The RNA shown here (transfer RNA) has 72 nucleotides and comes from an uncultured Clostridia bacterium. The coordinates come from a structure-prediction model, not an experiment, and the mean pLDDT is 82. The sequence was found in a public genome assembly.

RNA sequence: GGCUCUAUAGUCUAGCGGUUAGGACACGACCCUCUCACGGUUGGGACUGGGGUUCGAUUCCCCAUAGGGCUA
Numbered sequence: 001g002g003c004u005c006u007a008u009a010g011u012c013u014a015g016c017g018g019u020u021a022g023g024a025c026a027c028g029a030c031c032c033u034c035u036c037a038c039g040g041u042u043g044g045g046a047c048u049g050g051g052g053u054u055c056g057a058u059u060c061c062c063c064a065u066a067g068g069g070c071u072a
Base pairs, nucleotide, nucleotide: 001071002070003069004068005067006066007065010025011024012023013022018055027043028042029041030040031039048064049063050062051061052060
């Protein structure tokens, strides 16, 4: 360089074009406890960037960026 795959919260991950973007861990508050841990209730936080298609895009297409794989 060519081909190919991936990008969703602090981490891991789900997501038939119409979802309040779901779950686990983590974090905050409260309860429990003499205290911590465990446990319970509750809360906040996410679609890599830019275009395009579409009534509507996390999802489809193109380009870019970052990462992985194969190949010369």